Predicted 3D model of a 367-nucleotide RNA (Bacterial RNase P class A) from a Gammaproteobacteria bacterium. Its mean pLDDT, the model's own confidence on a scale to 100, is 77.
[in-house]
RNA sequence: GGAGUCGGCCGGGCAGUCGCUGUGCUUCGUUUAAUGAGGUGUGGAGGAAAGUCCGGGCUCCACAGGACAGAGUGCCAGGUAACGCCUGGGCGGCGUGAGCCGACGGAAAGUGCCACAGAAAAUAUACCGCCGAUGAUUCGAAGCCUGUCUUCGAAAACAGGUAAGGUUGAAAUGGUGCGGUAAGAGCGCACCGCGCUGCUGGCAACAGCAGUGGCAGGGUAAACCCCACUUGGAGCAAGACCGAAUAGGGGGACGCUUGGUGUGGUCCGCACAAGUCCCCGGGUAGGUCGCACGAGGUGCACGGCGACGUGCAUCCCAGAUGAAUGACUGUCCUCGACAGAACCCGGCUUACAGGCCGGCUUCCACC
Numbered sequence: 001g002g003a004g005u006c007g008g009c010c011g012g013g014c015a016g017u018c019g020c021u022g023u024g025c026u027u028c029g030u031u032u033a034a035u036g037a038g039g040u041g042u043g044g045a046g047g048a049a050a051g052u053c054c055g056g057g058c059u060c061c062a063c064a065g066g067a068c069a070g071a072g073u074g075c076c077a078g079g080u081a082a083c084g085c086c087u088g089g090g091c092g093g094c095g096u097g098a099g100c101c102g103a104c105g106g107a108a109a110g111u112g113c114c115a116c117a118g119a120a121a122a123u124a125u126a127c128c129g130c131c132g133a134u135g136a137u138u139c140g141a142a143g144c145c146u147g148u149c150u151u152c153g154a155a156a157a158c159a160g161g162u163a164a165g166g167u168u169g170a171a172a173u174g175g176u177g178c179g180g181u182a183a184g185a186g187c188g189c190a191c192c193g194c195g196c197u198g199c200u201g202g203c204a205a206c207a208g209c210a211g212u213g214g215c216a217g218g219g220u221a222a223a224c225c226c227c228a229c230u231u232g233g234a235g236c237a238a239g240a241c242c243g244a245a246u247a248g249g250g251g252g253a254c255g256c257u258u259g260g261u262g263u264g265g266u267c268c269g270c271a272c273a274a275g276u277c278c279c280c281g282g283g284u285a286g287g288u289c290g291c292a293c294g295a296g297g298u299g300c301a302c303g304g305c306g307a308c309g310u311g312c313a314u315c316c317c318a319g320a321u322g323a324a325u326g327a328c329u330g331u332c333c334u335c336g337a338c339a340g341a342a343c344c345c346g347g348c349u350u351a352c353a354g355g356c357c358g359g360c361u362u363c364c365a366c367c
Base pairs, nucleotide, nucleotide: 001363002362003361004360005359006358007357008356009355010354012332013331014330015329016328017327018326020044021043022042023041024040025039026038027037028036046338050349051348053347054346055345056344057343058235059234060233061232065268066267067266068265070231071230072229073228074227075089076088077087078086079085090104091102092101093100094099105226106225110224111223112220113219114218127166128165129162130161131160134159135158137155138154139153140152141151142150143149144147174192175191176190177189178188179187193215194213195212196211197210198209199208200207201206239289240288241287242286249280250279251278252277253276254275260272261271262270296315297314298313299312300311301310302309303308333336
């Protein structure tokens, strides 16, 4: 100096004029409730506000619950209010590496599936090939106890043996090597692999070591399933209040003995009670609260590998409701990307012009 990887920050600034809005103080006005006008001080969109994918806080459903089904997660140990998140570690995969990813419990409980190809993908099996020792066939020779007898050799490959070699496939019944055999095969041996047992290290996942057994079909659970843990519902259009208005009018079902209702489903339990549910039709102007002090931000110290925790100090940082921050001028330079809160918070995922800072890895050159 180039490339890569991980983490952090900014994301138009400054000044002026006019405009919008919350709130403190103040003046005026008004009223059924609330809203209003002026002055002044002060505040006013994000790192993702997006997605609505998770987890909760909060509100309501009876201060009655329990079980099952259903749903979610899935290595270990921690963090957290909690999580499917984060941190550290283990194992596996990718990468030269820094690093990145993981839907990571169980196939010896059971069921299902593995197309095509191939001999064969489980009640396993033999297409090509190899052997043919042994049994049988044919030919030749020799011998003798002259019998379709015995011995030797050859031929061919029938019976039979084989899964080492080859074919096919994502995957072929452990792998490599040596011995052995008629030819082969864990048939035997060595090493690796696998199962079982024990020891060591570690909280653990797991890793290592030793012994032992020739040990046998594999894969797939992001297939059903089994196991462990977690799990009510609905949602700020939740919910509460003020005020206003109207028609409790019509029809039907179940029921009032018990079976009706009771915030996902089924059952049990419990409570209430003559009601409950469905359809047609009518009314509900408007306003306030919820609504911004929080599992809050920032700084420092201590503890911890870390996520984070504890203590002290300090700060208040948007609350609209047809929906607030805009327009113009001047100037500076990184010449401006993705993009606008609507109950709130912790995460994850996605989008992003340009710029700045730091750690680590690797390559090249020079000293």
The sequence was found by an Rfam model in a public genome assembly.